[in-house]
Context: one part of a larger RNA
């Protein structure tokens, strides 16, 4: 590089928007760029091929025809695709009513519970374990009662449950705000799909700057356990865990399954919405699940939510260590990230 693949063997980018590009819905007219005949020029020789000749053959030399699959002109054809040009409405937006949800931000606000302060009863433990011991109590500890402050999470409700692109969102209320769905069909008229670069937004954890610190808790630091025990149990306990305003930019960022369109048996649960009949529900439409048939697969197993049948466009892979390393560069405060190899081995 071609081929063939990317759930689990190597491989789907974390996630959206979104720029070139790539591709692209019905009809109809013109064109004639790509496209398809037909005609001429060109496509040096040697070489390849085939036929002859010549040397006793060969190798080889002559010759003569092909090939040289392509270039450029020209004259023609309009089916595809391309360009204008005009109409259409299923694609796709909008409109007019409604639904629905921990979707987003930002402000109040509530209760249990912890701890921690006062103060009262009240007395010898009290915690903690497999057993104990470090600890904490007579300077009155645990227990209990009442007031009081802080801080983080939000029991029941909770689901195989909803919402979000993804991370990811859960006490109540408010106020801004995105979303998706239904119905309805008189509006716009392909305005659509993917999407290198690029941006935006990404869990913890880290990191700066200021707050804040109730619980928990890396580091630490005792006390166990052991042969040791830099652990696992134990007691304490600092970053950190909250929060503002900013950095990083990575996750088993998972469905280990890019988006997007069509089409291909069924059976059931459930969320939200229409709703024939007419009073608890037939059908529909969006999701969210459990089975299962055909067809796939290497099997496990997917199966209208494909990992099936096909199309478009992007990622991405190429034995195994070396190695997600070294160099270089680009990004960062730093930690580090992104790009990414060779030699050597097996």
């Nucleotide at each position: 590089u071609u081929g063939g693949g990317u759930u689990u063997a190597a491989a789907g980018g974390g996630u959206g928007c979104g720029u070139a590009g790539g591709c692209g819905g019905a009809u109809u007219a013109u064109u004639a760029a790509g496209u398809c005949a037909g005609c001429g020029g060109u496509g040096a020789a040697a070489u390849u091929u085939u036929g002859c000749a010549g040397c006793u053959u060969a190798a080889c030399u002559g010759u003569a025809a092909g090939a040289u699959u392509g270039c450029c002109g020209u004259u023609g054809a309009a089916a595809c695709u391309g360009a204008u040009g005009a109409u259409c409405u299923u694609g796709a937006g909008g409109a007019u009513a409604g639904u629905c949800g921990a979707g987003g931000u930002a402000a109040g606000u509530g209760g249990a519970a912890u701890g921690u302060g006062u103060u009262g009863u009240g007395u010898a433990g009290c915690g903690g374990u497999g057993a104990a011991a470090u600890g904490c109590a007579u300077a009155g500890a645990u227990a209990u009662a009442a007031c009081a402050c802080a801080g983080a999470a939000c029991a029941c409700c909770g689901a195989u449950u909803g919402c979000g692109a993804a991370g990811g969102c859960a006490g109540c209320u408010u106020a801004c705000u995105a979303g998706a769905c239904u119905a309805u069909a008189a509006c716009u008229g392909a305005c659509g799909c993917u999407g290198a670069g690029g941006u935006a937004c990404g869990a913890a954890a880290g990191c700066g700057u200021g707050g804040g610190g109730a619980g928990c808790a890396a580091a630490c630091a005792g006390g166990a356990u052991u042969a040791g025990a830099u652990a696992c149990c134990c007691u304490g306990g600092u970053a950190g865990u909250c929060c503002a305003c900013g950095c990083u930019g990575u996750a088993a960022a998972c469905g280990a399954u890019g988006a997007a369109u069509a089409c291909u048996a069924g059976c059931u649960g459930u969320a939200u919405g229409c709703g024939a009949u007419a009073u608890a529900c037939a059908g529909u439409a969006u999701g969210c699940g459990g089975c299962g048939g055909a067809g796939c697969g290497a099997a496990a197993g997917c199966a209208u939510u494909a990992a099936g049948u096909a199309u478009u466009c992007c990622a991405c892979c190429u034995g195994g260590g070396g190695a997600g390393u070294a160099c270089g560069u680009u990004c960062g405060c730093a930690a580090g990230a992104a790009u990414g190899a060779a030699a050597c081995u097996c």
The part of an RNA shown here (small-subunit ribosomal RNA, central domain) has 346 nucleotides and comes from a Paludibacteraceae bacterium. Its mean pLDDT, the model's own confidence on a scale to 100, is 87. The organism belongs to Paludibacteraceae, within Bacteria.